This is a predicted structure of a 509-nucleotide part of an RNA (small-subunit ribosomal RNA, 5' domain) from an uncultured bacterium. The coordinates come from a structure-prediction model, not an experiment, and the mean pLDDT is 84.
Context: one part of a larger RNA
RNA sequence: GAACGAACGCUGGCGGCGUGCUUAACACAUGCAAGUCGAACGAGAAAGUCCCCUUCGGGGGGCGAGUAAAGUGGCGCAAGGGUGAGUAACACGUGAAUAAUCUGCCCCCGAAACUGGGAUAACCUGACGAAAGUUGGGCUAAUACCGGAUAAGACCACAUUUCACAAGAAAUGCGGCCAAAGGAGCCUCAAGCUCCAUUUGGGGAUGAGUUCGCGGACCAUUAGCUAGUUGGUGAGAUAAAAGCCCACCAAGGCGACGAUGGUUAGCCGGCCUGAGAGGGUGAACGGCCACACUGGAACUGAGACACGGUCCAGACUCCUACGGGAGGCAGCAGUGGGGAAUAUUGCGCAAUGGGCGAAAGCCUGACGCAGCAACGCCGUGUGAGCGAUGAAGGCCUUCGGGUUGUAAAGCUCUGUCAAAUGGGAAGAAUCAUGACGGUACCAUUAGAGGAAGCCCCGGCUAACUCCGUGCCAGCAGCCGCGGUAAUACGGGGGGGGCAAGCGUUGUUC
Repeated sequence: GAACGAACGCUGGCGGCGUGCUUAACACAUGCAAGUCGAACGAGAAAGUCCCCUUCGGGGGGCGAGUAAAGUGGCGCAAGGGUGAGUAACACGUGAAUAAUCUGCCCCCGAAACUGGGAUAACCUGACGAAAGUUGGGCUAAUACCGGAUAAGACCACAUUUCACAAGAAAUGCGGCCAAAGGAGCCUCAAGCUCCAUUUGGGGAUGAGUUCGCGGACCAUUAGCUAGUUGGUGAGAUAAAAGCCCACCAAGGCGACGAUGGUUAGCCGGCCUGAGAGGGUGAACGGCCACACUGGAACUGAGACACGGUCCAGACUCCUACGGGAGGCAGCAGUGGGGAAUAUUGCGCAAUGGGCGAAAGCCUGACGCAGCAACGCCGUGUGAGCGAUGAAGGCCUUCGGGUUGUAAAGCUCUGUCAAAUGGGAAGAAUCAUGACGGUACCAUUAGAGGAAGCCCCGGCUAACUCCGUGCCAGCAGCCGCGGUAAUACGGGGGGGGCAAGCGUUGUUC
C1' cells in the first nucleotide's frame, strides 16, 4: 500500500447492487418447510337451507354432495433446503478403466396384454388401556395380492461360428425356464377407434456404483508396523471385481522415496495479495464429499442403510392414573445461552424451477420479493454566480498590523436528492393471472430551504502558533516527548488529509 463475512470509538442525507452466528455440530417454546391423484378402488358425513308430517319432544325427504374427513392403492418423500462435526482418505482434483456393473420417470424401435382365485383395510360389532394405542369376530373392492396358459438368446446349461487375444464379447442351434391391468373419451347393440396406464425385449439419454496412475498439511523430540495381516484354492455375499466374508493351505505384506503413530484440516473451481514466481485462504456463488441429538442396525424401494421414516441402546426434555408413553430447527422465521459480533416469529406462488395429476388444479420458508444493519462496493447531494470600507467577532502581534477571508452578510439565480399533489409501468410466455407496488419512472408545485464529519499537524509524513501544565497530568507505530518559554501532554486559533464516512484494533499478502 492492498484486502476483509469484521468488531470497537466518534459521526451519519439519499439511492442501486451485494453481504450478514467466523463463537456452542449448545439446548430449543410456537408457526410453517412434502405432498398429490376420485380418469385405480370400496365406502361416505355434518352445519345450514327448502318441503311434508307432528303427540310440538321430534320424524321423513330434497339440496348441501358423491363434497369434507378417514381408508386401500399409485407416484413422490433418496430431489430441493441446511451444516462442516468427522475425514490425511481414491474424500477431493485431474486423467483413465468397467470385456467386473446398475439405472424409476423420459425418448426411439419390436412383440404382447388370455383365463381363473382367495383375501384384507375402510365399515359394523366386542375386549383391554389414563393415554399412546392394541387385539378378537363379521362384510366388501381394486391398476392391491396369488395361481394357470402363451412367449422371445431376456435368463440358464451345452455346442458351433465370428471378434478380441487376458480373464472375455457378439451371433446362432437343441433343451429348460420366466409376464401382464385396467381407466377415460367418441360411439352406442356388440364391435371398433383415440388417449393414458400395464407386461416383455433391444437401443439411447441421464444418474450412480466400483477400480487404477498422478497431485495437494505438519511432527523423526513418532522407526519399526502388520494374523484376515500378504497371497493361493474352494464356497458364500453383492447390481458388480476383490480377504468383502468364511474354511483350508503357504508365510508373506508395508517402511528413511518416511511405514506406523500423533496433531491439525472437509476438497476443488475460485478468492486476497504480488510485476511475476510465490504466499495466504476455501464466507457468499458453482461442483464433489460427509453428517442429521449420540452410537448401532436393517426394512421398503430404480435409488437410502434415509434431516422433517422404522427398530435397539444411551444422554437430555416433556406427559402420566406410575402400569407406560412422546420428542429431535446443522430447513425458514424466532427464543435462551455463548460471544467483540451477525437480521423479520414479514408478503406471494405473479415469475423461474420441482412433486402429483389426462387436465382444471393442489403443494412448494426452493424461489421471487419486502423488512433490519454505512457491513461492503458504486453513484449522488449537502448549492451556483457576483460580492472589500477586506464588516463584526475570534486568534496572533514587533501594536504598525496580520490572519480567519469572498469566507460571511448582501444581490441575482438553479432545483439534483428529499417533500407534497396528479399520472403510472415493463416484468405475462397465454384468454385470465403481478407478491413486489400505487414501487420504479413521468409531470407540476414551493423554497437555499431538511442534509458534515472524523483523524492528524516533532522526524518518518502533507500540515504552526498562543495559553495551561511542570518527569506531574499525560502521549507513543518506531525514534522518543514532559523536570518553567513543550510546533510531541491538555485547550484555543490556524493549517493538512480523507469524506457519509473517518480513525483504532485484529488477520493475510

It matches the Rfam family "Bacterial small subunit ribosomal RNA".